Small-subunit ribosomal RNA, 3' major domain from an uncultured bacterium, 466 nucleotides, folded computationally.

Context: one part of a larger RNA
RNA sequence: UGACGGGGGCCCGCACAAGCGGUGGAGCAUGUGGCUUAAUUCGAUGCAACGCGAAGAACCUUACCUAGGCUUGACAUGCACGAGACGAUCCGUGAAAGCGGAUUUUCCUUCGGGACCCGUGCACAGGUGCUGCAUGGCUGUCGUCAGCUCGUGUCGUGAGAUGUUCGGUUAAGUCCGGCAACGAGCGCAACCCUUGCCCUUAGUUACCAGCGAGUUAUGUCGGGGACUCUAGGGGGACCAACCAUUUUUGGUGGGAAGGUGGGGAUGACGUCAGGUCAGCAUGGCCCUUACGCUUAGGGCUGCACACGUGCUACAAUGCCCAGUACAAUGAGACGCAAGACCGCGAGGUGGAGCUAAUCUAUAAAGCUGGGCCUAGUUCGGAUUGGAGUCUGCAACUCGACUCCAUGAAGUUGGAAUCGCUAGUAAUGGCGCAUCAGCUACGGCGCCGUGAAUACGUUCCCGGGCC
Repeated sequence: UGACGGGGGCCCGCACAAGCGGUGGAGCAUGUGGCUUAAUUCGAUGCAACGCGAAGAACCUUACCUAGGCUUGACAUGCACGAGACGAUCCGUGAAAGCGGAUUUUCCUUCGGGACCCGUGCACAGGUGCUGCAUGGCUGUCGUCAGCUCGUGUCGUGAGAUGUUCGGUUAAGUCCGGCAACGAGCGCAACCCUUGCCCUUAGUUACCAGCGAGUUAUGUCGGGGACUCUAGGGGGACCAACCAUUUUUGGUGGGAAGGUGGGGAUGACGUCAGGUCAGCAUGGCCCUUACGCUUAGGGCUGCACACGUGCUACAAUGCCCAGUACAAUGAGACGCAAGACCGCGAGGUGGAGCUAAUCUAUAAAGCUGGGCCUAGUUCGGAUUGGAGUCUGCAACUCGACUCCAUGAAGUUGGAAUCGCUAGUAAUGGCGCAUCAGCUACGGCGCCGUGAAUACGUUCCCGGGCC
């Protein structure tokens, strides 16, 4: 000077408390440990590993295992020599790769050769082999916490101190006052995006108040530029006004919005030799007829068990049946696919329209009516048998979905533990990326319905200042 204290003071945070819903019990999904295995590829391991890298493991991916092959190599550049195009077709062997064989087949030229490609040889290629404790880059975390520093001056022999402490205040080292300090930088805030109100410009594919036409019906048509909306520009909020208050702060009105309006992006100096050599790059080390390359099959999906994260439930604020209403984000030409027909259904036939504010995809909870009557049930749907559909070269290991049958555990979950303060929690559906298909119950978004509670800071956890 820091760090630490079951030392003190002050102050924050869903940290506790007050509430609401979960996890921990069941079944299933998924990740991990362990065990097993020829292999179950590798990494991530308290918070900050465990629905994590993986926004898609049947083959491929794929790095692992077994077996078959190749050796200047699947890929790059250069040199020397030799042969010819490359390519295409066929035969044998084979699981394929590969190996062996047959047929066919160039362009430019200064005739030296060149382009392209094959073979032989040489330099070299190649390595998801090791080291994240040799590294770059990126990134997690403390933490969106309010801190971290510098110049000059002053003080101290010096390490250092001061400034940055103190009084008040703030979400904030935010601001004010005071002060041997005076200034400054990185952070805070603001500038950026989005959302909430208004004005204006512009109306197509969106809209339809008024006028006209037409239809069983529909902005369907003429038209309109009001409204909604779309997407450009601008306004608006600043403690501006009033009251209280020394500053700051508190209250009131006005206002769509009020004291940072809501949300996002934005992460200081640094910490953890945090993570990543398997995204990429890269030093060093190691392999070089193999630790490289390739092919087929298998494995990554293995199951006595243990843990994490989720989904579905245990039911009546419910389940089933019929009718009926209202979205937003986004996606679509290798694609999205309507009406119609076939099938109980998954789906099939067919293809209008759409390069899309034009066409495509039923919102569901909700509401109305009916049934069920507290039961392992008209709850719950695991598991298993059978029959199918779709994608794909191929669904045995190991896909999703449909129908019929089967109907398991489960009656609210011990100790313990998690999330959330408002359009939030809870709950309902919809969309997208990856993608042939899918293990999505995951991830990222969108809209619908829509709460309860906060006395307070003694205690638990984390953090800041003295």